[in-house]
RNA sequence: GCAUGCUUACACAUGCAGUCUGAACGGUAACAGAAGAGAGCUUGCUCUCUUGCUGACGAGUGGCGGACGGGUGAGUAACGCGUAGGAAUCUGCCCAGUAGUGGGGGACAACCAGGGGAAACCCUGAUUAAUACCGCAUAGUCUCUACGGAGUAAAGGGGGCCUCUUCUUGAAAGCUCUCGCUAUUAGAUGAGCCUGCGUUGGAUUAGCUUGUUGGUAGGGUAAAAGCCUACCAAGGCUACGAUCCAUAGCUGGUCUGAGAGGACGAUCAGCCACACUGGGACUGAGACACGGCCCAGACUUCUCCGGAAGGCAGCAGUAGGGAAUAUUGGACAAUGGGCGAAAGCCUGAUCCAGCAAUACCGCGUGUGUGAAGAAGGCCUGCGGGUUGUAAAGCACUUUCAGCGGGGAAGAAAGGCCUAAGGUUAAUAUCCUUAGGAGUUGACGUUACCUACAUAAGAAGCACCGGCUAACUCCGUGCCAGCAGCCGCGGUAAUACGGAGGGGGCUAGCGUUGUUCGGAAUUACUGGGCGUAAAGCGCACGUAGGCGGCGCAUCGAGUCAGGCGUGAAAGCCCUGGGCUUAACCUAGGGACUGCGCUUGAUACAGGUGCGCUAGAGUCCGGAAGGGGGUAGCGGAAUUCCAAGUGUAGAGGUGAAAUUCGUAGAUAUUUGGAAGAACACCGGUGGCGAAGGCGGCUACCUGGUCCGGAACUGACGCUGAGGUGCGAAAGCGUGGGGAGCAAACAGGAUUAGAUACCCUGGUAGUCCACGCCGUAAACGAUGUGUGCUAGGUGUUUGCAGGUUCGCCUGUGGGUGCCGCAGUUAACGCGUUAAGCACACCGCCUGGGGAGUACGGCCGCAAGGCUAAAACUCAAAGGAAUUGACGGGGGCCCGCACAAGCGGUGGAGGAUGUGGUUUAAUUCGAUACAACGCGAAUAACCUUACCUGCCCUUGACAUUGACAGAAUCCCGUAGAGAUAUGGGAGUGCUUCGGCCUGGAAAACAGGUGCUGCAUGGCUGUCGUCAGCUCGUGUCGUGAGAUGUUGGGUUAAGUCCCGCAACGAGCGCAACCCUUGUCCUUAGUUGCCAGCACGUAACGGUGGGAACUCUAGGGAGACUGCCGGUGACAAACCGGAGGAAGGUGGGGACGACGUCAAGUCAUCAUGGCCCUUAUGGGCAGGGCUACACACGUGCUACAAUGGCGAAUACAGAGGGUUGCCAACCAGCAAUGGUGCGCUAAUCCCUUAAAGCUCGUCGUAGUCCGGAUUGGAGUCUGCAACUCGACUCCAUGAAGUCGGAAUCGCUAGUAAUCGCGAAUCAGAAUGUCGCGGUGAAUACGUUCCCGGGUCUUGUACACACCGCCCGUCACGCCAUGGAAGUAGGUUGCACCAGAAGUAGGUAGUCUAACCCUCGGGAGGACGCUUACCACGGUGUGGCUUAUGACUGGGGUGA
Repeated sequence: GCAUGCUUACACAUGCAGUCUGAACGGUAACAGAAGAGAGCUUGCUCUCUUGCUGACGAGUGGCGGACGGGUGAGUAACGCGUAGGAAUCUGCCCAGUAGUGGGGGACAACCAGGGGAAACCCUGAUUAAUACCGCAUAGUCUCUACGGAGUAAAGGGGGCCUCUUCUUGAAAGCUCUCGCUAUUAGAUGAGCCUGCGUUGGAUUAGCUUGUUGGUAGGGUAAAAGCCUACCAAGGCUACGAUCCAUAGCUGGUCUGAGAGGACGAUCAGCCACACUGGGACUGAGACACGGCCCAGACUUCUCCGGAAGGCAGCAGUAGGGAAUAUUGGACAAUGGGCGAAAGCCUGAUCCAGCAAUACCGCGUGUGUGAAGAAGGCCUGCGGGUUGUAAAGCACUUUCAGCGGGGAAGAAAGGCCUAAGGUUAAUAUCCUUAGGAGUUGACGUUACCUACAUAAGAAGCACCGGCUAACUCCGUGCCAGCAGCCGCGGUAAUACGGAGGGGGCUAGCGUUGUUCGGAAUUACUGGGCGUAAAGCGCACGUAGGCGGCGCAUCGAGUCAGGCGUGAAAGCCCUGGGCUUAACCUAGGGACUGCGCUUGAUACAGGUGCGCUAGAGUCCGGAAGGGGGUAGCGGAAUUCCAAGUGUAGAGGUGAAAUUCGUAGAUAUUUGGAAGAACACCGGUGGCGAAGGCGGCUACCUGGUCCGGAACUGACGCUGAGGUGCGAAAGCGUGGGGAGCAAACAGGAUUAGAUACCCUGGUAGUCCACGCCGUAAACGAUGUGUGCUAGGUGUUUGCAGGUUCGCCUGUGGGUGCCGCAGUUAACGCGUUAAGCACACCGCCUGGGGAGUACGGCCGCAAGGCUAAAACUCAAAGGAAUUGACGGGGGCCCGCACAAGCGGUGGAGGAUGUGGUUUAAUUCGAUACAACGCGAAUAACCUUACCUGCCCUUGACAUUGACAGAAUCCCGUAGAGAUAUGGGAGUGCUUCGGCCUGGAAAACAGGUGCUGCAUGGCUGUCGUCAGCUCGUGUCGUGAGAUGUUGGGUUAAGUCCCGCAACGAGCGCAACCCUUGUCCUUAGUUGCCAGCACGUAACGGUGGGAACUCUAGGGAGACUGCCGGUGACAAACCGGAGGAAGGUGGGGACGACGUCAAGUCAUCAUGGCCCUUAUGGGCAGGGCUACACACGUGCUACAAUGGCGAAUACAGAGGGUUGCCAACCAGCAAUGGUGCGCUAAUCCCUUAAAGCUCGUCGUAGUCCGGAUUGGAGUCUGCAACUCGACUCCAUGAAGUCGGAAUCGCUAGUAAUCGCGAAUCAGAAUGUCGCGGUGAAUACGUUCCCGGGUCUUGUACACACCGCCCGUCACGCCAUGGAAGUAGGUUGCACCAGAAGUAGGUAGUCUAACCCUCGGGAGGACGCUUACCACGGUGUGGCUUAUGACUGGGGUGA
């Protein structure tokens, strides 16, 4: 700038809302003027009175308008609206025409007088005018008509002229102009009425209707009509949805959308309806009337209590309500309206202004330059980065706002003057045209232009995990909070809060609500129904939908042309006007529609005539558990009777209940009864489905094949409807052998209202009648046509035939499969393919196939069928894993077979627990527990108590000072403090060592192993884990890697849409076993020599052993067999060793948030006179108890004593220590050798030989305790090891359970080493002696592989169901209670209208003057609002109690 702006039709204070009025009328209340009279006096002023005389004019009579304009959307599902038509109408003012406007009369307001009332207002009497009212005359093309006729009007006002006259006043007649009036015609405009079509949801509303449908007559209206009345007839509407209920003003249009649609109906425009609620009429051209009337009701106000008044859904405004919407403004200047002759008046219509970022549009908040990349902020890897040319600085501009000045357009008229023309007798008047002068602006301090001044006065909002553009730090720590969906937050949060930065919009931004879109997620365009939601259980069939071939005709559908309409605005296009735009405006297009008309006739349709391919009839054959009825049959079960016969039978996993000595079971014979029909029997047959099975007869339905005589589209589908419809169940009556819900008992079990067993009633069977449901399934509606095949089977027919069969063709029924299809699985001429026709059904999961209602049913129950609430999923198919008390194959000391243990005892050690000042910390299923710890008396040490230190015990920098260091004394528990003394440096000149102010910093075994690195454990030395390319699959993925063999092995071979490759396996490495070779000391000693009591002791030797270097050897290489001509396996030979020779090291992709922040390293956090550091003492060693691991035992395969033999591998100078001596011994003393194949530790022990013990708590066992010692060490009290003497506990082989081991292994025996001052029953090594067993893979445990199921994926330690308890939420039922609405019956009846009228009154007209006509009031009848009574329906709310549902930790 431009537009827009109450939700409660809730209630309203206050203000604002006609005109002509004198040119309709009687008039004069107010104002002004004039005239006259009077008074005051200042002699031209003021005041008073009179006169309607003039300008004017209150109230009144009268006319026109108050039916427009303005508001609202309550009602209305309707001819209300929209659209297109129609005939039986009216229409004031307006336009055009024709004719007229004559002559009379009687009133009533105002005014006056009187009266009543608080008021509002009213009454009585008298007077008066009109364009008010009423007759009369006239009358046409008007109305009525019996065609003769009859009936019905009017109003005047104003200007001018002429004539007359009292000469300018008045009156009368005339003329003229003009405004009116009356009648009528026609038009225009407006209005009324009728009709076709269109116009929300609900069927859990299916029947509705009595003026109802039609007719006749009458009435009535402006007008058609049951519009109304009487009579007659019995109709009318409805599944194409009547009636009822709910909701709703309708439209042009608006929003959205590609469109088709969907939602809406503010502003603007058209129509309708309403005006406090309900009813009613009057007046009028028009109303049943927003700012009129009457009545009733509710409410409000006034009141003197008797009565009155009122209606903002007009403009403002107020209260209330609400999330929420404005000023009690200005003006009639413009546009328009009413009245008026006009001036003009009125106009909350309207035009403007005010308020609101409510929407849209435009503009500004500065522009250029500016790196020292300032300061500050934030981050940081500390180098820097970023904010950022951003700021500052410099230069420039001034829109907008400010202030001063100027300044359009919206204004054209009307009125006035002049002129011309028309009218006229007329130069009056009036009208038209032209010219002239002077006016009219609410907005308005307008728009716009311009001077001045200064970058000056002018930026916010939400967002930054993904969707979705934009990231870091700090705080917080499942808290606080966020969140549209998924989801964030439990100590390193890009998700919370703050900050910095960033991306996005911008005078706005974000949120919330609503609508459409995306959503093909209601699918007309444009979806589906095997398994995701979805085919009715099946058929028959009504309405409806759809329908074969030919000809003719019609032209409603359809198509084409023309005409009319489709209001304007809006939308679109092209122009124009505001500086631009929004906005406004002109023209065009469009308005996809409807109607009329003219044509076309292919298609679909109607009609007619034909046809035979669909359908049906007929003739001849065929198969069949198709259906119904009656009869018959044998086997079996049970029961009954009799016989034989004796102790059991029966039943089960095992048993028991049960039957049986009263004779069962078994067996034989006879009889009874009921039910079902073995074999045949078959993815075989029949039937629409359910379903149908012994045989025979009768009745009966359908199907198929062949023929081609007949009918001539008779067809398909099928909403409602009707019928059939397993099992179970129900009713009545039968029947009842077997079986068998319920029930009883016995078992099983923790329990077992189950599975198993013994019994057993309904029922199962028949007849009749109900029920009407099933995983009624092919989870696949019916019908028709089309689209490769192959192979079975069943039933026909035809041809051929060598009679075995073959070929072809129909109808069924299976399997496989192409194309195609499918989300996939799959389907695939029996379609889930390609099409057509018709029906049914679906629209997220739960609530729920439930509630309520209705219908059906005897009942059980069935059919139809929601909502609240709640969740973010539920579901399908397929994939990879994992899992299974699924399957197949295979392996492992996994089981089994064996040997020895543990679990019981004592003590050792570790852990838990407890205790404590502390009992430091960690490890804690396997995979923690003789583990970290290859050594806790102090130290270690991390813990506790106490005493001390604070730049520190340690590192770097460091002004400065000094050697360092050592010794002694005092105090103290010591750290430490203090005193004294000795000493007075080294140097390569860099420095080394010590002290030290101040400050940076050190330090932390403090926390987080769930922030980490590294290292380690485990599955597991299990054979697996992957990749590239290709191929398959929409995809996840698959294939390879599966399969057949084989192996210890994804080891190898073969096959194969796979071909290759990598990490693993194996091998390469170490060790051991055999041999060869080289070397020969400290090792060795065969042969030679010397020597000894003896000994490689010595010379010597290099053979052997050995040592330690190098090599050889083993590869399924050879032979036989098996196997597939393979891989390989079995056996054998040779060989020291044979199929991986034994042992070790070596550990794929990964899993366990496994373990470790206390080895170390490290992010973050925390402590800093302490959570750091020093010292002393204590603790880690406690002890009702529990567990793990080892030791020693319980003894005779042994203990003890004596004697005697044989190793290996290691270690040793702060060490190992010989020999000798002392001691009972531990050990001590002394001291050789050895830095080691030299010396020492070092006697190995079991073994073997001999003796003793004699089965005992012992000559077993050694704990515990007492005493005495030794050693280490500053120091053995807490708290060491060892020795001797004495003591001599438990324990007599160990419950449930559980561990190790497959050969030089288990078992058993000793030896050594590391750590270490000392302190092993532990750990790591070494050798000696030296077994047993393995049928086998069913089972337990673990693992590999293939396959299968899965609702698991944190992956079975998974998932998950129901009750109960508690909280919350919505909901059903319920004795009832309250409200709303409506039907029926009745009462009642205001106002009003119409009819009647005998009472009362009565101006105009008539009259014979008596009266009459007509009218009014009153009364009454009819209709009827409010109201009332009774009884029903529907609906809402509520209700003790109660039912189920959802949700929560």